[in-house]
Context: one part of a larger RNA
RNA sequence: CGUAUACGGCGGAUGCCUUGGCAGUUAGAGGCGAUGAAGGACGUGCUAAUCUGCGAUAAGCGUCGGUUAGCUGAUUGUGAAGCGUUAACAGCCGGCGAUUUCCUAAUGGGGAAACCUGAUAUAUUUAUUAUAUCGUCAUUAAGUAAAUGCAUAGCUUAAUGAAGCGAACCAGAGGAACUGAAACAUCUUAGUACUCUGAGGAAAAGAAAUCAAUUGAGAUUCCCUUAGUAGUGGCGAGCGAACCGGGAGUAGCCCAGAGUCUGUAUAGUAUGCAUAUUAGAAGAAUAAUUCUGGAAAGAUUAACAAUAUAGGGUGAUAGUCCCGUAUUUGAAAAUAUGUUUAUUUGUGGACUCAAUGAGUAAAAUGGGACACGUGGUAUCCUGUUUGAAGAUAGGGGGACCAUCCUCUAAGGCUAAAUACUACUAACUGACCGAUAGUGAACUAGUACCGUGAGGGAAAGGUGAAAAGAACCCCGGAUAGGGGAGUGAAAUAGAACCUGAAACCGUAUACGU
Numbered sequence: 001c002g003u004a005u006a007c008g009g010c011g012g013a014u015g016c017c018u019u020g021g022c023a024g025u026u027a028g029a030g031g032c033g034a035u036g037a038a039g040g041a042c043g044u045g046c047u048a049a050u051c052u053g054c055g056a057u058a059a060g061c062g063u064c065g066g067u068u069a070g071c072u073g074a075u076u077g078u079g080a081a082g083c084g085u086u087a088a089c090a091g092c093c094g095g096c097g098a099u100u101u102c103c104u105a106a107u108g109g110g111g112a113a114a115c116c117u118g119a120u121a122u123a124u125u126u127a128u129u130a131u132a133u134c135g136u137c138a139u140u141a142a143g144u145a146a147a148u149g150c151a152u153a154g155c156u157u158a159a160u161g162a163a164g165c166g167a168a169c170c171a172g173a174g175g176a177a178c179u180g181a182a183a184c185a186u187c188u189u190a191g192u193a194c195u196c197u198g199a200g201g202a203a204a205a206g207a208a209a210u211c212a213a214u215u216g217a218g219a220u221u222c223c224c225u226u227a228g229u230a231g232u233g234g235c236g237a238g239c240g241a242a243c244c245g246g247g248a249g250u251a252g253c254c255c256a257g258a259g260u261c262u263g264u265a266u267a268g269u270a271u272g273c274a275u276a277u278u279a280g281a282a283g284a285a286u287a288a289u290u291c292u293g294g295a296a297a298g299a300u301u302a303a304c305a306a307u308a309u310a311g312g313g314u315g316a317u318a319g320u321c322c323c324g325u326a327u328u329u330g331a332a333a334a335u336a337u338g339u340u341u342a343u344u345u346g347u348g349g350a351c352u353c354a355a356u357g358a359g360u361a362a363a364a365u366g367g368g369a370c371a372c373g374u375g376g377u378a379u380c381c382u383g384u385u386u387g388a389a390g391a392u393a394g395g396g397g398g399a400c401c402a403u404c405c406u407c408u409a410a411g412g413c414u415a416a417a418u419a420c421u422a423c424u425a426a427c428u429g430a431c432c433g434a435u436a437g438u439g440a441a442c443u444a445g446u447a448c449c450g451u452g453a454g455g456g457a458a459a460g461g462u463g464a465a466a467a468g469a470a471c472c473c474c475g476g477a478u479a480g481g482g483g484a485g486u487g488a489a490a491u492a493g494a495a496c497c498u499g500a501a502a503c504c505g506u507a508u509a510c511g512u
Stems, first nucleotide, its partner, number of pairs: 001511009015497001016461002020432002022429007029421002031165002039103003042055003046079001049075003061097007070083003108117003118134006136162009169200001170198005180187001184234001210217002221248004231239002252413003255357001257353006267344004272339007280329003286302003291298001303320002305309001311323003362386008372398001393408005448455002468496001471483004
């Protein structure tokens, strides 16, 4: 040095576990904000730090309900100091209130966010005092009032509103490229990504100047089908309908006006009732030891409940030990929905007559949207230039014309079926199980990196219970270890479940 065996060290794979994730289902909610939000800074405890809560009334205050013998949030105690124990009074849960520093739309002015610094009024005007008000824009109203005579602009005041934030969904305004076409230019990617504006719990669309085809249908939206069809297309790559039919869900109205008749629809507010939500309450039934074990829920024997054998916990695997579960039941207060009654506003219904949206339709030209790339191209929107008719009228039926059919543009409103889930609750999974699953099961968007935009980790497990090792010894008042003790187990000793391999040793045997 090698090989083998045994025993260790290092290391943290594997197995088992789950506080956390992932994906959904069913409901709820679909907003918050000048009554100052979202998000922060700084404080706040018997407290040094971090998290959580809260705000100078600061892990909290009041009140109304519920609940109860314990309680003073977590890392973090059997610490200190206290509160409470049977009901008006600890604590906890819920409703409604109070307080809510400073920054932030931030709004008196300024500003390098969490800071600096004013004016006015009031108060008892001592004070470096306290409280309140003082931003901009828009709309409405009033007052005042230039050049300039009336006026107007402007200025002043009052009332009301707006702003900012938020995951996706929605509408509108702008709008790529990589890519594909095996190159590339029309085309495609795609009206996608992205930017901006605006709104709602949905939005948008919507009651035919629609389709159809000689029969007829009857607003819109969504799904299935028609159908990868008809078409379109450097007829390449590709793009790609509609009618009919079947479903989901259904709802129709108003203005552009006069008269007559009738008499209270709808909406707002208040009240009563019902239901739901925001705390809860009641809630069945088992014992033995003769077994094993540290421990019984396991084994054995004998019982019981079940509208409850969902699930979790308890020293191994429990229907009957605990929490629960089925079922029944509950609200002082607040909110939502439905409904009754009252009230306010001033409108609703029937009939008659009348009326029927002009720089519009359309045309020319340039673009865009339509599945449709200008094509023989209808239809829709639009920049520019022109420019009708008036129901005896006009539009459409895919060039165009006639016939026929059908509808009535140039004003407006409209629930449901549909889309989405930052958020709340319950539940589910041939989803993950700590290199997985969220980046994050832990002080995680933390530590750390970057001037910055931004990038972005690692890190779970003693034991049933701390019973977390009194005391002794070696040692530096260490570290670490040896005894003793606890425990079922300490090769479970906190660098703590299991503890693979690489790697490093010790002992023995053999070989060289």